[in-house]
Description
RNAcentral holds the sequence, with entries from ENA. The RNA shown here (transfer RNA) has 73 nucleotides and comes from a Patescibacteria group bacterium. It matches the Rfam family "tRNA". From the family's description: Transfer RNA (tRNA) molecules are approximately 80 nucleotides in length.
RNA sequence: GCCCCCGUAGCUCAAUUGGAUAGAGUACCGGGCUUCGAACCCGGCGGCGCAAGUUCGAAUCUUGCCGGGGGCA
Numbered sequence: 001g002c003c004c005c006c007g008u009a010g011c012u013c014a015a016u017u018g019g020a021u022a023g024a025g026u027a028c029c030g031g032g033c034u035u036c037g038a039a040c041c042c043g044g045c046g047g048c049g050c051a052a053g054u055u056c057g058a059a060u061c062u063u064g065c066c067g068g069g070g071g072c073a
Base pairs, nucleotide, nucleotide: 001072002071003070004069005068006067007066010026011025012024013023019056028044029043030042031041032040049065050064051063052062053061
């Protein structure tokens, strides 16, 4: 330098052919339970890497950039 794959919550992962309010577990916070904790139960907080394009509608398709991994030279 060229090619391929990946990027969603603090972390690990879902999201069907482009369609509904983007979910789960865990962590964190609050409450319940307990003599106090742990465990358990209930609730809450929090995210589509960035920008542009296509579309009635984009996490999903296209382009560029950024970051990570792999291959060739």
The coordinates come from a structure-prediction model, not an experiment, and the mean pLDDT is 81. The source organism's lineage runs through Bacteria and Bacteria candidate phyla.